[in-house]
RNA sequence: AGAGUUUGAUCCUGGCUCAGAACGAACGCUGGCGGCAUGCCUAAUACAUGCAAGUCGAACGAUCCCUUCGGGGAUAGUGGCGCACGGGUGCGUAACGCGUGGGAAUCUGCCCUUGGGUUCGGAAUAACGUCGGGAAACUGACGCUAAUACCGGAUGAUGACGUAAGUCCAAAGAUUUAUCGCCCAGGGAUGAGCCCGCGUAGGAUUAGCUAGUUGGUGGGGUAAAGGCCUACCAAGGCGACGAUCCUUAGCUGGUCUGAGAGGAUGAUCAGCCACACUGGGACUGAGACACGGCCCAGACUCCUACGGGAGGCAGCAGUAGGGAAUAUUGGACAAUGGGCGCAAGCCUGAUCCAGCAAUGCCGCGUGAGUGAUGAAGGCCUUAGGGUUGUAAAGCUCUUUUACCAGAGAUGAUAAUGACAGUAUCUGGGGAAUAAGCCCCGGCUAACUCCGUGCCAGCAGCCGCGGUAAUACGGAGGGGGCUAGCGUUGUUAGGAAUUACUGGGCGUAAAGCGCACGUAGGCGGAUAUUUAAGUCAGGGGUGAAAUCCCAGAGCUCAACUCUGGAACUGCCUUUGAUACUGGGUAUCUUGAGUAUGGAAGAGGUGAGUGGAAUUCCGAGUGUAGAGGUGAAAUUCGUAGAUAUUCGGAGGAACACCAGUGGCGAAGGCGGCUCACUGGUCCAUUACUGACGCUGAGGUGCGAAAGCGUGGGGAGCAAACAGGAUUAGAUACCCUGGUAGUCCACGCCGUAAACGAUGAGAGCUAGUUGUCAGGCAGCAUGCUGUCUGGUGACGCAGCUAACGCAUUAAGCAUUCCGCCUGGGGAGUACGGCCGCAAGGUUAAAACUCAAAGAAAUUGACGGGGGCCCGCACAAGCGGUGGAGCAUGUGGUUUAAUUCGAAGCAACGCGCAGAACCUUACCCACGUUUGACAUGCCCUGUUUGAUCGAUGGAGACAUCUUUCUUGGUUCGUCCGCAGGUGCACAGGUGCUGCAUGGCUGUCGUCAGCUCGUGUCGUGAGAUGUUGGGUUAAGUCCCGCAACGAGCGCAACCCUCACCCUUAGUUGCCAGCAGGUUAGGCUGGGCACUCUAAGGGAACUGCCGGUGGCAAGCCGGAGGAAGGUGGGGAUGACGUCAAGUCCUCAUGGCCCUUACGCGUGGGGCUACACACGUGCUACAAUGGUAGUGACAAUGGGAUAAUCCCAAAAAACUAUCUCAGUUCGGAUUGUCGUCUGCAACUCGACGGCAUGAAGUUGGAAUCGCUAGUAAUCGUGGAUCAGCAUGCCACGGUGAAUACGUUCCCGGGCCUUGUACACACCGCCCGUCACAUCAUGGGAGUUGGUUCUACCCGAAGACUGUGUGCUAACUUCGGAGGCAGCAGGCCACGGUAGGAUCAGUGACUGGGAUGAAGUCGUAACAAGGUAGCCGUAGGGGAACCUGCGGCUGG
Repeated sequence: AGAGUUUGAUCCUGGCUCAGAACGAACGCUGGCGGCAUGCCUAAUACAUGCAAGUCGAACGAUCCCUUCGGGGAUAGUGGCGCACGGGUGCGUAACGCGUGGGAAUCUGCCCUUGGGUUCGGAAUAACGUCGGGAAACUGACGCUAAUACCGGAUGAUGACGUAAGUCCAAAGAUUUAUCGCCCAGGGAUGAGCCCGCGUAGGAUUAGCUAGUUGGUGGGGUAAAGGCCUACCAAGGCGACGAUCCUUAGCUGGUCUGAGAGGAUGAUCAGCCACACUGGGACUGAGACACGGCCCAGACUCCUACGGGAGGCAGCAGUAGGGAAUAUUGGACAAUGGGCGCAAGCCUGAUCCAGCAAUGCCGCGUGAGUGAUGAAGGCCUUAGGGUUGUAAAGCUCUUUUACCAGAGAUGAUAAUGACAGUAUCUGGGGAAUAAGCCCCGGCUAACUCCGUGCCAGCAGCCGCGGUAAUACGGAGGGGGCUAGCGUUGUUAGGAAUUACUGGGCGUAAAGCGCACGUAGGCGGAUAUUUAAGUCAGGGGUGAAAUCCCAGAGCUCAACUCUGGAACUGCCUUUGAUACUGGGUAUCUUGAGUAUGGAAGAGGUGAGUGGAAUUCCGAGUGUAGAGGUGAAAUUCGUAGAUAUUCGGAGGAACACCAGUGGCGAAGGCGGCUCACUGGUCCAUUACUGACGCUGAGGUGCGAAAGCGUGGGGAGCAAACAGGAUUAGAUACCCUGGUAGUCCACGCCGUAAACGAUGAGAGCUAGUUGUCAGGCAGCAUGCUGUCUGGUGACGCAGCUAACGCAUUAAGCAUUCCGCCUGGGGAGUACGGCCGCAAGGUUAAAACUCAAAGAAAUUGACGGGGGCCCGCACAAGCGGUGGAGCAUGUGGUUUAAUUCGAAGCAACGCGCAGAACCUUACCCACGUUUGACAUGCCCUGUUUGAUCGAUGGAGACAUCUUUCUUGGUUCGUCCGCAGGUGCACAGGUGCUGCAUGGCUGUCGUCAGCUCGUGUCGUGAGAUGUUGGGUUAAGUCCCGCAACGAGCGCAACCCUCACCCUUAGUUGCCAGCAGGUUAGGCUGGGCACUCUAAGGGAACUGCCGGUGGCAAGCCGGAGGAAGGUGGGGAUGACGUCAAGUCCUCAUGGCCCUUACGCGUGGGGCUACACACGUGCUACAAUGGUAGUGACAAUGGGAUAAUCCCAAAAAACUAUCUCAGUUCGGAUUGUCGUCUGCAACUCGACGGCAUGAAGUUGGAAUCGCUAGUAAUCGUGGAUCAGCAUGCCACGGUGAAUACGUUCCCGGGCCUUGUACACACCGCCCGUCACAUCAUGGGAGUUGGUUCUACCCGAAGACUGUGUGCUAACUUCGGAGGCAGCAGGCCACGGUAGGAUCAGUGACUGGGAUGAAGUCGUAACAAGGUAGCCGUAGGGGAACCUGCGGCUGG
C1' cells in the first nucleotide's frame, strides 16, 4: 500500500466482499510447563447456609471465675467512639449528573497550631430483684443503684446578636506516677454543601411550552445564596443557535482502531454520581434522609399455638433460574490499610495469598550432530523413474522441562510468614514425559490420484458439482500458524462509501418550475480609534495510573518501579495591530435616481376586420358523394356531392415569419385605442455601499382536471358503428359527448429542459444576426463601443460525449440537492385541496449488481452503393398418373446402423437371393476365426477323392499326390494340447479426440510489423473519389510496408509451326481386284504426341481533369480473366463421421467374442423427396438409312465390343386410340451350390391409371437449355441410379422496384448464447416480510375528582408530668385538629407495543396461462404531466420534451 466482482472487451460511477488490528468473548478439534493479568456483558431475577463492624473495664455500677490475697480475668447492661469509611451494582438520570475553568453566601467529628478554662450542685434510669402477659418476637407494673449518661447555678471574652447601651452561651473525669481526657474561642488542614461560563446522545413524521410559571416586596426556612416555601403585586419567562415531548444512555481519566483528523466504546484500575426488594418518610449524628439502622404502604418468602411475628447477598463464597457464556460455600491477618483502645490487643470475605479456566499477554520445551544401500512402506508414474527424504533406522552427544533426592531464601525492623519446604541452588538417571489445527480455483502462500456425477455436498465474494472436479469426500504431497489453530459475533480500518483534513450535482444519484423577500451568511475605497476574533510572552490549572522516551528490578520478556516529556484544553495577565469585527469621518468605481433617445407577439381592458369550416334559406343541376392499403358504416331521387347568391354563429388569425423579438419562468403572433411593467443606448448631474444571496414565508405558474354561470363553428377523451385481425376493449374510417372558448373561483403539477441555481471578477480568436451609439471618408461602406441572440474554435476542464467570454475553464459569496438497485416517491402521521390528488416522507424484506459514456460485432418490417439464374424476360420440368428408388410412419422375432432445413431423403450402398450382414431364431464353440510370448508333447508339410452322422458348422474313418531348413543344438519352422499373459467387440461417448468431409463460398475478404491517434477497449492502414469479376488497379490521405486469399504460374479444348511417322493417313507414282490403304511406296494432308509460337488493352479513335480504366474499330483461329477444369483465405455451424481408419475413457470376457443353417434388411391403411415412362400427329409403327467420341477387353491407334435422334418412304387421323405401357397368366433363356420368400431378360396373351397436372416449387445465359443415343466402375447375375462421352441444337435478359443470398459504407440499439436476441403486465400455485382492519391485550403518560398510612410542620391546650421556678408557670410526654403527601380508586384523553376474521399491494420462486407493451422507424417514434377507458401489458384525448 491494495485486491475480487457489472462488460464480448474498455473507461467511469457505484455498491457488495476480502486481506491487517482488537476483544471481559463463545463454539469445534487439540492440549507439556512457568510467569503476569483477567473471569455473570443475560434476570437491578429469587435466594438455603456460613462469614463480611466492631471496640473500649484507663467512663460506670453489677454479676461470675481465678488468686501466691498483692491482684488478675471474663462479661450482659449504661456510656463513648465507629457503623455516612471500606466493599457491591449501573436501575434511574440527557441533568450543573459528569468534564473543565471560575465564584461566594457556608459547615467541618477525629488531626495540627494558638489563647483561655476545667467551679458548685441536683434529680433520675438500665442492669439487678419481685410479681406478671405471650407459642414466639418481645413486653408490663412495682422497688433499688452508678457514671465521662441527664439537668440547673456560677464564671465569662479576643466569641454571637446589636449602631450603641446592653443581652446571651461551657465543662468530666480516670489514674500510684507519667499522662490521657473535657469545655470556650481564633487559625490551619481535610472533607462536604451551593452558584455560574463552556462542553457533554438521536428524533421536527415532537413547534409551540410554562401559573410558583418569570420578576419584585414583606415574611418564613436552611450550615449557607435562592420561588427553597408563603402572602401580595406585576405579566412575564423559554423556543428554529431547536423550547416542549418521545426514545436511548451512568459521566470521565482512559480503551480499541486510524498516518492523522476522526469513529466506536466506557470490563478490569482510578475520580465523580446514583442506587441498596418497590415507593414514601423522617430520626440520630460533624456528616445519612443511612446496603448488613428505624417507621409506613406494597409485592414476595418464611415461622405460628392463627392471636401475631420475621426477612431483604447490586458484600465474600455458594444455590436455583436465565443464558452461547463467566471460578472455591479455600487460607491468613504475615504484609499494606481501616475501626476501637493509653496500650497489650481485638475485629477486618478491605487486603494479601492459594484453588479453578489456554480467557488473554509473555517466555520455554517436545531434542542436537552425523547418517544414501537415497532401505522398507505409502503415493504418483510417460513403467524409465519421481516423491515422502537426512526424514527414519544406525552411530555419537546433550538434559532445558518433567521426575527423584538434598540444601533452601528475600518479602521483617529485636519478635511475628498465610503463601510454603514456595522461588532458587546442587546432585541423579534416562531421548527419556510432551503436537496439533487450518488451508492448498482466484483474491491468497500451497497439486496430484481415486471416489461421486447439478447427486452428495462446498461457498467470505466471484462461483464449483450434469463421467476425465487442483473448488465436493478420501488419500499422498505441499503451505501457514503453533500450545494452540480455526469458526462465529462485535468494533474501528481499508471506505476519499458523509469527504474539516478530503467528494459531488449537463448525460451516472443529485439545481427547488420561476421570482420577490424575512432571519441568517457574505460584502467596495481612504483615514483614525478600539483590541472582540487573531498572534506572541508570562502565571495558574490540566489528579494518579495509562500512552511515549531514558533508565532500573524480576535469568529474558510480559509485568513492575524511578525520572522526564506529554496531556494538542480551560482560566488569567502583559504586549502587538497586518487582516476580520465594533465606533467615527470621508470617497465614488458597486447599486440607484434624473435628462434625452430606441426597439419589441411584454401585460390588462375595450372595439373592430377579412379568409376558411359548419349550418340555414334560395337558385342551377343529376346520380352518385364520401372515405380507404382495399372497403364498409355514413350522406343522397324526400335531390346529396358540385356550383352561385344571401344569412347565422363560434373559434383561430394564412402570407409577413427569421437558431428574429419580448418576458423571471409558465408563456406571448390580425388591426386600432386606453392604461401599464421591464430592458437597452447616450449624456452630464445627484445620493453615497443604500449591495449579493436567501432557510422559513409570499406571489406567479403550460396542459389536463374541479365548482358556478354563459357559449358551442371546428376538433375531440368516453361512447356507438364499420373495417383489420387468431383476437383487436387499438392503430384506419364514419359519427359523437364532456372538454376545448368566456367570466369568476380552485388545483399547483410536466422531459415546468440548456435535463446546466443566483450574483460579481479574470482568461486567445473568427464569423453571422437583433437594438442603440461614435469616428472616417469614396454616402454606403470601413473601423470601433455597449447590450442581446447563434455557429465554429485555442488554452483549460471532462469517464467519455462534449463545454469553451451565454463555460461544464480559473478563483469567490450565498442557497438548494445527492450517497448502490429494488421495495418507493410507496405506507403511516402531519399540512393543503370540493374532489382528483399534491407536499413532507420511512421501514421490514430482497439482489450483487443497477447505471453513464464510448468500442467491436451482430441485428433492424433504418438508409446509400454493388453483385449473383436472386428477381424479371424466356425454355423445359416437379407437384396430378403408373412404376423405380430413398426416407418417415406403421408392422415385425428381426424389419441392423448412421444421415435430419438450405448443407438428410437414387445419401454411406461403385450394385442385400447365400455371402455381404452389423439384425432375428436355432445349433455349436471358449486362449478362441486372427497376433505375440511362456510351458508341455509330437514332428515332413500342404493339397485332395470318397464314406457315415448332421440343417450345417463339425466329428469319425478313408483314397491319392506332394513334401521343410539346418551351424545337426529337440535349433529354427510346423502341428497339437493345457494353463497364463492376452486376443476379440460394426458395444457407448463425433459433446473427450486425430484424420477426412460438408457449408457460408471461388464470396472478396481475413490479418500482421513499425509508426501515429485515443486514459482505454480500439482506431488508422482496409476509409474517401473513380474503376474492376476481384482489398483488381489508379488518385488522394498519418500512414509506410508485408502476409494468407484474388489474379497468374498447372491441365484440357480452339489456331499455327517444328520434330517424329506405326498399328495412323493416302495427295502424287505403281501393282492388284475379293475393291477393304489390300500391296509397293510416301509422310504432303488428317491424326497421333513431344516441343515451341500466339493475346499484351499491344495498335487506332473517342471518353475519363491526369491516371487506372471504359466504349468503338482494325488485324487476328481466338479480344479484353478466349471456353472448361483443378485450386476453397481467417473463420462459422460443440455441422457430419468412434459403422472406412486411428484413438482417450467407460463397458462385455463360456459373451455384447467366434462359427454355422434359416430368416430379415425386399414387410405396407399411409405421407414426403429424387427419378423413369407417358398422356401423343413437332407423334406412333414398319422399312430404308449415314456420321462420333470416350472407354473397356491383363497387353493391343493393328483384333473385338458398337450407335441413336436426324433424313427419306409408307401407314395410322384425334380415339383412352396402332397413344400409354402398369398389372396379371403362361412358356422360356441366362447367371449362380441355390432365383420360394427375393434376380435380369425374352416370346405369346392381358392392356390399369393417365387426355399436360391445385396451392406451391426447381434447373438453365451458348455449343448452354432441350433432345438423342454410347461407354465405364461396382459386378457370377442384377440400374430408370452414379461417373464419363459425343450427335442434333434453341429462346431470352427492358432492367434492379420487389423476393432470396452475399459484399462495402453509414445509422439506431436496453442485443453479445448476439432477433430463434432481449423483455413487460395480468392471472394460477408456494413461501416470506409488511400496510389497512370490527376489535382486543398490555405498557408509559396527562387532566379532573375521591381516599389519605407513616412523617415532619402548624395550631390547640384535653390528660399525665422527677430536675428549673419569681410557684403563676416554663418545658416534656401522650392526645386532638389542620394543610402537605406515598400507595390505592373512578372517569376521560394522548402515545407506544403485541395480537386479529378479512383485505391491499410488494418480494422471491420450476421449463405454468394469456397476450407483445418497450429496445431497430420494435413494425402506431418513445417518454413526461393529466383525464377517461380496457383481462393484461396498455389505448385514446390535451399540452410539453428529444433522451427520435